RNA sequence: GCCUUAUCAAGAGUGGUUGAGGGAUCGGCCCGAUGAUACCACGGCAACCUGCAUUGCAAGGUGCCAAUUCCGGCGGAAACGCAAGAUGAGGA
Numbered sequence: 001g002c003c004u005u006a007u008c009a010a011g012a013g014u015g016g017u018u019g020a021g022g023g024a025u026c027g028g029c030c031c032g033a034u035g036a037u038a039c040c041a042c043g044g045c046a047a048c049c050u051g052c053a054u055u056g057c058a059a060g061g062u063g064c065c066a067a068u069u070c071c072g073g074c075g076g077a078a079a080c081g082c083a084a085g086a087u088g089a090g091g092a
C1' cells in the first nucleotide's frame, strides 16, 4: 500500500531552528513575514487500543492541538445516506 470495521459538531500551546507556503485532491473560501511549512524540546487534548473499571479515572501505544472532515462532490424536498479523506483496531 490493500481489505474489514468504528468514529469524525467537542477538546488542546509556549519556546528554538527554518524561511513561503499551507488548509488531502479539484473549485471556493480562509490561514500565513504580527512567520506558512518542517524538525526539536517541554506542554496539552483524550478518538481508538491498553490498565483499573462504576456511565468514569489514568495517559502506557498510536493519534491529535485554525475554521463542522472549513464549505462544496453524487442521490434526496428535507432529514439523511453514499463517494472521497483522516484516525484507531483487526486481518491476509
Stems, first nucleotide, its partner, number of pairs: 002091007013042005021031003026072003043065003047062003050058003069084001073082003